[in-house]
RNA sequence: UCAGAGGGUCGGGCGGCCGCCGGCAUGGAAACAUGCGGGAGGAAAGUCCGGGCUCCGCAGAGCAACGGUGCCGGGUAACGCCCGGCGGGGGCGACCCCAGGGAAAGUGCCACAGAAAACAGACCGCCGUUCCUUCGGGGCGGCAAGGGCGAAACGGUGCGGCAAGAGCGCACCGCGCCCCCGGUAACGGGGGUGGCAGGGUAAACCCCACCGGGAGCAAGACCGAAUAGGGAGGGCAUAUGGGCUGGUUCGGCCCCGUCCUCCGGGUUGGUUGCUUGAGGCCGUCGGCAACGGCGGUCCUAGAGGAAUGGUCGCCCAUCCAGUUUCGGCUGGUGGACAGAACCCGGCUUACAGACCCUCUGACAUA
RNA sequence: GCGCCCGUAGCUCAGUUGGAUAGAGCAGGAGCCUUCUAAGCUUCAGGCCACAGGUUCGAAUCCUGUCGGGCGCG
Numbered sequence: 001u002c003a004g005a006g007g008g009u010c011g012g013g014c015g016g017c018c019g020c021c022g023g024c025a026u027g028g029a030a031a032c033a034u035g036c037g038g039g040a041g042g043a044a045a046g047u048c049c050g051g052g053c054u055c056c057g058c059a060g061a062g063c064a065a066c067g068g069u070g071c072c073g074g075g076u077a078a079c080g081c082c083c084g085g086c087g088g089g090g091g092c093g094a095c096c097c098c099a100g101g102g103a104a105a106g107u108g109c110c111a112c113a114g115a116a117a118a119c120a121g122a123c124c125g126c127c128g129u130u131c132c133u134u135c136g137g138g139g140c141g142g143c144a145a146g147g148g149c150g151a152a153a154c155g156g157u158g159c160g161g162c163a164a165g166a167g168c169g170c171a172c173c174g175c176g177c178c179c180c181c182g183g184u185a186a187c188g189g190g191g192g193u194g195g196c197a198g199g200g201u202a203a204a205c206c207c208c209a210c211c212g213g214g215a216g217c218a219a220g221a222c223c224g225a226a227u228a229g230g231g232a233g234g235g236c237a238u239a240u241g242g243g244c245u246g247g248u249u250c251g252g253c254c255c256c257g258u259c260c261u262c263c264g265g266g267u268u269g270g271u272u273g274c275u276u277g278a279g280g281c282c283g284u285c286g287g288c289a290a291c292g293g294c295g296g297u298c299c300u301a302g303a304g305g306a307a308u309g310g311u312c313g314c315c316c317a318u319c320c321a322g323u324u325u326c327g328g329c330u331g332g333u334g335g336a337c338a339g340a341a342c343c344c345g346g347c348u349u350a351c352a353g354a355c356c357c358u359c360u361g362a363c364a365u366a
Numbered sequence: 367g368c369g370c371c372c373g374u375a376g377c378u379c380a381g382u383u384g385g386a387u388a389g390a391g392c393a394g395g396a397g398c399c400u401u402c403u404a405a406g407c408u409u410c411a412g413g414c415c416a417c418a419g420g421u422u423c424g425a426a427u428c429c430u431g432u433c434g435g436g437c438g439c440g
Base pairs, nucleotide, nucleotide: 001362002361003360004359005358006357007356008355009354010353012315013314014313015312016311017310018309020039021038023036024035025034026033027032041337045348046347048346049345050344051343052342053216054215055214056213066212067211068210069209070208071085072084073083074082075081086100087098088097089096090095101207102206106205107204108201109200110199123147124146125143126142127141128140129139130138131137132136155173156172157171158170159169160168174196175194176193177192178191179190180189181188182187220272221271222270223269230263231262232261233260234259235258236257241255242254243253244252245251246250279298280297281296282295283294284293285292286291316335319332320331321330322329323328367439368438369437370436371435372434373433376392377391378390379389385423394410395409396408397407398406416432417431418430419429420428
């Protein structure tokens, strides 16, 4: 210098003017006015996980069903998150990726091709023997090395052995079992042993271990006017209407009506929940790290279908054009994704551009 | 706030116990028929199965994550 890998920070700045939404103070009966101070994010998003909080259910549980997670150890309030390690795969490397328990509990599936797709079996083939008068072919028996099919063919390579072959024997590799050593463990290393049994698929059913009660701030709590209903008590009318009853006039009881007082529920509304919290920053100690302990310091929207914007000037980047003495200058353009709604911890997704740290490979120079 | 479903040709849909070259109807092109058109008959073209990654020998189908659309409840 070029090409990369990992991690982090920011994501326009300053000022003028005009606005928007809360808060506090003053003035005012109020509407409102004036002043002071505050007002989005790293993802506020998707709502994919985990919690806090609140109510309901159960009784402080267990079982079944259903759903989820799945190497080991640690962190954490918890997690499917994070850190460290193990194993496998990729890259020359920095480094990256992996749903990574169980296929000797059981069931299912493995298209096409192929003789055969899972208790093995034999199409071509190899060998022995026998028959047909020969080239050649048939019968019987042995075999599974080679060919061929397939994603996959019942360990692989080599030597020996054999009629031909075969773990039939041996060496190495793989695999299973046992023992020893290292490690908290996953696992790794070594030794012995078994001639190999047990193909793949669990992001097919399933088995094992662990986790999960349900709902969500429109949760929930409090206050509660007018009006219209409900209930209780009392008064009025007992004139009118209805029902029952005493044989009728008339009377009694109930309903209906009207007024007052009290109680309770609902609609609309108001208050609360509401933002200081598993909080941020700095230092120090422990730890490889995630993280934790201690000390200091800071307070930073709370709202209701919802405010945080516009414009001008200068500057910093971006891009374009012109010019150039290659330092730059002039003019124009104009700032990514996006928008809090109870609150936290994660994950995922979107993001113009700028900056910082560490590391790798290649080339060049000293 | 909570939950569910869908995405396949220009349009409407099949196909999802994994095993195709992914089918059908309408629409489109060409030819036949007809004096001509319509209808009818024959034939052709048209798909990265929304996108990306994974599991598997093999994915439209199974799993995960996105994107887009629709529906329900309070």
Predicted 3D model of RNase P RNA and transfer RNA as a complex of 440 nucleotides. It holds a member of the Rfam family "Bacterial RNase P class A". The family's RNA type in Rfam is ribozyme.